[in-house]
A computed fold for a 75-nucleotide RNA from a Planctomycetales bacterium, annotated as transfer RNA.
The coordinates come from a structure-prediction model, not an experiment, and the mean pLDDT is 82.
It matches the Rfam family "tRNA". About the family: Transfer RNA (tRNA) molecules are approximately 80 nucleotides in length. Their secondary structure includes four short double-helical elements and three loops (D, anti-codon, and T loops). Further hydrogen bonds mediate the characteristic L-shaped molecular structure. tRNAs have two regions of fundamental functional importance: the anti-codon, which is responsible for specific mRNA codon recognition, and the 3' end, to which the tRNAs corresponding amino acid is attached (by aminoacyl-tRNA synthetases). tRNAs cope with the degeneracy of the genetic code in two manners: having more than one tRNA (with a specific anti-codon) for a particular amino acid; and 'wobble' base-pairing, i.e. permitting non-standard base-pairing at the 3rd anti-codon position. Rfam classes the family as a transfer RNA.
The organism belongs to Planctomycetales, within Bacteria.

């Protein structure tokens, strides 16, 4: 250089065109003498950045950024 995969709440991951959800963590409460555990409730992201297609994009297309993997230089 080329090819492939990945980037989504604080962390780990879903949703593969119909308007973003689960677990953990956090916060409030119940229970408990207290802590832990358990149970109930709840906050938090417009999806790496920009552009395009579409009635509608996390999802499809183009460029860029970051991370991981593979591969080539044979004169």
């Nucleotide at each position: 250089g080329c090819c492939c995969c990945c980037g989504u709440g604080g962390c780990g991951c879903a949703a593969g065109g119909g308007u973003a959800g689960c677990g953990c963590a956090g916060c409030g409460g119940a229970u408990u003498u207290u802590u832990a555990a358990u149970c109930c409730g709840u906050u938090g992201g417009c999806u790496g950045g920009g552009g395009g297609u579409u009635c509608g994009a996390g999802u499809c297309c183009c460029c860029c950024c970051g991370g991981g993997g593979g591969u080539a230089c044979c004169a």